Description:
A computed fold for a 1504-nucleotide RNA from an uncultured Verrucomicrobiae bacterium, annotated as small-subunit ribosomal RNA. Its Rfam family is "Bacterial small subunit ribosomal RNA". Its mean pLDDT, the model's own confidence on a scale to 100, is 83.

RNA sequence: AGAGUUUGAUUCUGGCUCAGAACGAACGCUGGCGGCGUGGAUAAGACAUGCAAGUCGAACGACUAAACUCCUUCGGGAGAUAUAAAGUGGCGAACGGGUGCGUAACACGUGAGCAACCUGCCCAAAAGUUGGGGAUAGCUCGCCGAAAGGCGAAUUAAUACCGAAUGUGACCAAGGAAGACAUCUUCCUGAAGUUAAAGCCGUAAGGCGCUUUUGGAUGGGCUCGCGGCCUAUCAGCUUGUUGGUGAGGUAACGGCUCACCAAGGCUAUGACGGGUAGCUGGUCUGAGAGGACGACCAGCCACACUGGGACUGAGAUACGGCCCAGACACCUACGGGUGGCAGCAGUCGAGAAUUUUUCGCAAUGGGGGAAACCCUGACGGAGCGACGCCGCGUGAAGGAUGAAGGUCAUUAGAUUGUAAACUUCUGUCAUGCGAGAACAAGAAAGUGAUAGUACCGCAAGAGGAAGGGGCGGCUAACUCUGUGCCAGCAGCCGCGGUAAUACAGAGGCCCCAAGCGUUGUUCGGAUUCAUUGGGCGUAAAGGGUGCGUAGGUGGUGUUGUUAGUCGAAUGUGAAAUCCCGGAGCUCAACUCCGGAACUGCAUUCGAUACUGCAGCACUCGAGGAUUGUAGGGGAGAGUGGAAUUCACGGUGUAGCAGUGAAAUGCGUAGAUAUCGUGAGGAAGACCAGUGGCGAAGGCGACUCUCUGGGCAAAUCCUGACACUGAGGCACGAAGGCCAGGGUAGCGAACGGGAUUAGAUACCCCGGUAGUCCUGGCAGUAAACGGUGCACGUUUGGUGUGGGAGGAUUCGACCCCUUCCGUGCCGGAGCUAACGCGUUAAACGUGCCGCCUGGGAAGUACGGUCGCAAGAUUAAAACUCAAAGAAAUUGACGGGGGCCCGCACAAGCGGUGGAGUAUGUGGCUUAAUUCGAUGCAACGCGAAGAACCUUACCUGGCCUUGACAUGUAUCGUGAAAAUCGGUGAAAGCCGGUGACGACCCGCAAGGGUGCUGGGGAUACACAGGUGCUGCAUGGCUGUCGUCAGCUCGUGUCGUGAGAUGUUGGGUUAAGUCCCGCAACGAGCGCAACCCCUGUGAACUGUUGCUAAUCCGCAAGGAUGCACUCUGUUCAGACUGCCCUGUGAAACGGGGAGGAAGGUGGGGACGACGUCAAGUCAGUAUGGCCCUUACGGCCAGGGCUGCACACGUACUACAAUGCCAACUACAGAAUGAUCCGAGACCGCGAGGUGGAGGAAAUCCCUAAAAGUUGGCCCAGUUCGGAUUGUAGGCUGCAACUCGCCUACAUGAAGCCGGAAUCGCUAGUAAUGCCGUAUCAGCUACGACGGCGUGAAUACGUUCCCGGGCCUUGUACACACCGCCCGUCACAUCAUGGAAGUCGCUUGUAGCCGAAGUGCGUGAGCUAACCGCAAGGAGGCAGCGCCCUACGCUAUGAGUGGUAACUGGGAUGAAGUCGUAACAAGGUAGCCGUAGGGGAACCUGCGGCUG
Repeated sequence: AGAGUUUGAUUCUGGCUCAGAACGAACGCUGGCGGCGUGGAUAAGACAUGCAAGUCGAACGACUAAACUCCUUCGGGAGAUAUAAAGUGGCGAACGGGUGCGUAACACGUGAGCAACCUGCCCAAAAGUUGGGGAUAGCUCGCCGAAAGGCGAAUUAAUACCGAAUGUGACCAAGGAAGACAUCUUCCUGAAGUUAAAGCCGUAAGGCGCUUUUGGAUGGGCUCGCGGCCUAUCAGCUUGUUGGUGAGGUAACGGCUCACCAAGGCUAUGACGGGUAGCUGGUCUGAGAGGACGACCAGCCACACUGGGACUGAGAUACGGCCCAGACACCUACGGGUGGCAGCAGUCGAGAAUUUUUCGCAAUGGGGGAAACCCUGACGGAGCGACGCCGCGUGAAGGAUGAAGGUCAUUAGAUUGUAAACUUCUGUCAUGCGAGAACAAGAAAGUGAUAGUACCGCAAGAGGAAGGGGCGGCUAACUCUGUGCCAGCAGCCGCGGUAAUACAGAGGCCCCAAGCGUUGUUCGGAUUCAUUGGGCGUAAAGGGUGCGUAGGUGGUGUUGUUAGUCGAAUGUGAAAUCCCGGAGCUCAACUCCGGAACUGCAUUCGAUACUGCAGCACUCGAGGAUUGUAGGGGAGAGUGGAAUUCACGGUGUAGCAGUGAAAUGCGUAGAUAUCGUGAGGAAGACCAGUGGCGAAGGCGACUCUCUGGGCAAAUCCUGACACUGAGGCACGAAGGCCAGGGUAGCGAACGGGAUUAGAUACCCCGGUAGUCCUGGCAGUAAACGGUGCACGUUUGGUGUGGGAGGAUUCGACCCCUUCCGUGCCGGAGCUAACGCGUUAAACGUGCCGCCUGGGAAGUACGGUCGCAAGAUUAAAACUCAAAGAAAUUGACGGGGGCCCGCACAAGCGGUGGAGUAUGUGGCUUAAUUCGAUGCAACGCGAAGAACCUUACCUGGCCUUGACAUGUAUCGUGAAAAUCGGUGAAAGCCGGUGACGACCCGCAAGGGUGCUGGGGAUACACAGGUGCUGCAUGGCUGUCGUCAGCUCGUGUCGUGAGAUGUUGGGUUAAGUCCCGCAACGAGCGCAACCCCUGUGAACUGUUGCUAAUCCGCAAGGAUGCACUCUGUUCAGACUGCCCUGUGAAACGGGGAGGAAGGUGGGGACGACGUCAAGUCAGUAUGGCCCUUACGGCCAGGGCUGCACACGUACUACAAUGCCAACUACAGAAUGAUCCGAGACCGCGAGGUGGAGGAAAUCCCUAAAAGUUGGCCCAGUUCGGAUUGUAGGCUGCAACUCGCCUACAUGAAGCCGGAAUCGCUAGUAAUGCCGUAUCAGCUACGACGGCGUGAAUACGUUCCCGGGCCUUGUACACACCGCCCGUCACAUCAUGGAAGUCGCUUGUAGCCGAAGUGCGUGAGCUAACCGCAAGGAGGCAGCGCCCUACGCUAUGAGUGGUAACUGGGAUGAAGUCGUAACAAGGUAGCCGUAGGGGAACCUGCGGCUG
């Protein structure tokens, strides 16, 4: 610090996601040790049990008991001392500890104030502590009760309680001084009056207490400024409310409370209401500014089962106190009682989830006490949990047969891997033994929970100690196997449909490590709410327009002030935390010390530029006055003409109207047409112009009246009066609504006619609201320049509207200068680009409005407005990873331009009809093997299926195999060959049966099993026309012989890309020329190659035969001139001439020439497209079969036939057919072959075999031509079909061959819609040859020659293609994309009769406890009184207030619900085709009506 993800690619906008850090965490897998921290976040849910606040005998009485002393009647008594429990009394219990319910508040933070206050214990100072009284707990007795507890009687003490005395003092009227704006405060004097006390210990001294006062300290109370959450779909709130007077009350101010008076107070700087929340120091994150949070630690607040209340006290409205009400729980003898863990442990519950019912008061601190001491779940420790941070270890060094095993593998090997084994060491941690602390201080002593811990020493042994996640990209790390859109993965993009680095397993590798991952949350990245630090023409975003309130901002000079601002100082900003330096635990975490910091607040002093405020001036901003001026600016009234329609009349006759074509409609009752007259309404041709005016909407005949604004010129005046503008007010097209008029034309709805598959549309005929006027409502538009208003600054060019000036002119125009408007082009600059560009989208300033991913949705709910339609304000759940802008390259268009092609047209001949052949589909079948399927499959693979082929079917057989290589064993015969049996054959069974090599040997012969051949057995393997052409190679088709496809360098562009390759000409051609930010080049085109057309040279047999010779002739000789053969050359290149608007290229014409403008034909096929075709030609990855999906054999099938299609042949006839006669080729083949003459047969053919491995032999034409016949007929056309008889090939023609002869003689008389080929030696037509092949289905395919046409005006249209351009929402590229209803499933949500809660208002009822007030006839110790009695007090009762509860009625909010509305999502549902191209009716906006649906139509608007 960035990265991934929208696209074919690009730039931008914009969201989503990731990498980081953190956590009081949880979950999964795993887990050695230690230190330091930390641990109920949920149910402020309920709690068993134990403990958490007591202490003081030196305040008090009584009681108890062991030892001691004294006395004793020996029973005991007294004293002193000491202890324990309860009580009276004192202090404490208001601290400490817990929790975060409530609280949006002076609760908290910070800084001030109290002249408006209190403060026990503590400190300092002053004074005092005299003398009395009456009770009461306890104890004893009695009574009630289950208990808790209570009642009564008697008796007793005090530092308990109560009078009295004293009064340093205190309080207090008044006066004086000082301070203060003032209520008033301080000090001094001070009449009268009021007001204290307690004792205990000690021999004593004295000490501890007590009382009054003053001061201090500490702690608290109250007040104020400022600060810190969301919501306006909460806009008005408030009656003790705001203030005053008086009173009460409080420690104290105060409506704190009450009576009376006034009517105030708060609020857009957000009152009131709703939601949420303890606040802070700080914590996490971040570069910072910020954002989120408020565990542990620390400060403050609030609470203590829920609600209310007071008492005591210095202090509480009291966590472990009291009273009442309520809920809950427990005990009960049923009468009644008791309780409050949000203290420490612990239990249950709920939950993803949070610990021991531990030790000690040794330390620190707290309470009590004179002290000893007691108490202390505060605290100090230990335990549990990898919850976090930090540290350590699981060994170290050497060690290559690079072991084994695993994995991969091309089978060489590679990797795991120095890793292990093995050798030599070490001893951290853990373990055992021994020894053993400190935290204890301020003079000394005592005291140790932690702890037999830390630490130290010794010992033994590598022994006890490694996992988790990941490996497609982001993101470090790759292979095999399995699986086969399944199982699964996934943070985003996305993987998985048979070769998955993405699933699962394994090996390897990467990262971290006692942890590792996942999940959740926060900040970051996110400049993605933008103060730092964003935007608004088209991406989301300028309000429809103006006027104007609050607010914000504001010209020049000067004076004052110092509020803002700046500087300095002082106080404060608790400690901890963070940062820096240092120190202590072995280090670190952790802890300690010091510093800095705490960016803040307050006060004082200073500065005065700027801003503010106050004063005085100024004129340039703004405004006014004067003179002119243009204008569809607005309102009202009036007038005129053209046209449509209608009415009446005339003329006139059969049509008119309408459309793509029609029909509905009108018309013989006289239309249309035409003439005349009249009526009525609406709209304003030409002028008319990116011309004018207006704020916008908008405004167009003419005249008059009223009226707003602008502009120019020159002076004068006012003197900042200005700009913007939340709310507010006004205006606001069309459509719509209400009321009343009006209605010619047009025209939603509606009716009819067409079109169509349908046509609720487009087209046509009608037609109502409406359109028009008056008065009101409504308030929206693509209300657009998609561009808020105002001001200033910044190069230019050129139009146009309005004015002024100059020059010139007789006067003007033209011309020059200038101001205001309105356009175009364009510079800098800006912009993602497009573009904008003095009329900014440039550079600046001020103010307002608006935006923050797409959809849901401008929707729901709520509010406001409206008669309604609806407008305005305006969400969420859920869902997606995009949605989008501009530009680029393609592709496409029922877009445009140019051009080409047998593409059309013009012609010729066909196909489609018939019969047959052949291929295909379909059907059938045991099998009808397989493949090819628009063009570009279908006489295709197949250049030849009777068996074979053959892959298919049925049946019979074989299993290392029909074929290849290797190994092992066996035997040398069982091999080859041959014979026999069986059988359809294959096969099976059986018989005969020979070797090479080596060694010995002369040889015969013998031996061996090392080797060769062959065999058997076994194993590796063979084999597969089995699958995948969508795993492939190779080959091929097609666009297309179309003219294209690219590259290097340069240049342009942010970039994809562009340029070049476009343009002007030209060409068959990206062919060439010219121009040009391009210059060159490559693959294609052309040429080079072959055939053919002319000539030359050479060649001269098997070819040729002119001349010569021989021969009657056939022929021979001679010859190589000619033809020809075959090789090499020549020739053609727009070379020459003329011509063009010639610049060139090139075109047109001409000459010459065999050939003329690529002469004709062929081979040759750019980059690429179609996952085109082929695994069955061969090759080949993977998968599959292995006594079978392999191999052999026989027979059958591939030929099957209701049918459909393609390609051909033969015909339908007279340009013909038949018969006879007769002429002329080229190319090619031939040895298992071609086969002559001759003979036989009607013929196919046969016999026979001359010649020929070929310019020598064989084969050699037909149409044409000549003559004759036929005479338009199903024929002398046509030949299918069938019968008979033959021929040939072949083991074999039944299924299923070809040919011949005779006989038979179907259909067919030129072919519907539609469709094919061909532009010259072409079409058409005639024959010939070859491959395959025993034969043949060949009428096919490939070649050859003969005869030999017609037509092309032309490019409008059909098809295909090329180039340029345009639009695009397409890029799998129009066979594209895509909209809505309906149907189904799922999800969230709105409405809804109701129903169930929660919160709360208002009006009432009830009225516990309790304070206060009143009363107090009952009761009553202290004081007064001789007494009676009184004072005082208490109970009781009453009143006010009031909790819980109850009633009625509202409001808000939430759950649920029959039914219902739309929405979202969902590989292959239905209906259409609305949008994207002119999307086939241009689209869209607003509005209104209509319609299954997208939508259609009307009116106005926009160009996107």